[in-house]
Molecule: SAM riboswitch aptamer (S box leader)
Organism: Gammaproteobacteria bacterium
């Protein structure tokens, strides 16, 4: 790092050290010397695996599947919908193009789980 498969309009911040960036990427629009990144420490969201109960399914058992309960385990996250747009379709629009708004499916992306 390629694959897959699930999920992304909810949720959660304070210190200490640092000192000029971040917000993937382009493009906008933000955040930030009233402190970015990065790193410590301490807190907290959330349930994705893993726990744990139950229900399909099976003679049964295991495997799968779904529901659920909890959070001391393994991750993740804690500005703004994944911040918005990217590409293609549809509506709004009386014909055609173009902007605009909104919807839909893709794409990128990010976090998990699983392959090799």
């Nucleotide at each position: 790092g390629c694959c897959u498969c699930a999920u992304c309009g909810a949720g959660a911040c304070c210190g200490g050290c640092a000192g000029a960036g971040g917000g993937a990427c382009a493009g906008g629009c933000c955040c930030g010397a009233c402190g970015a990144a990065g790193c410590c420490g301490g807190g907290g969201c959330a349930a994705c695996c893993a726990a744990c109960g139950g229900u399909g399914c099976c003679a049964a058992c295991c495997a799968c599947a779904c529901c659920g309960u909890g959070a001391a385990g393994g991750u993740g996250c804690c500005a703004a919908c994944u911040c918005c747009u990217g590409c293609c379709g549809c509506a709004g629009c009386a014909c055609a193009g173009g902007a605009c708004u909104g919807c839909g499916g893709u794409c990128a992306g990010a976090u998990g789980a699983g392959u090799g």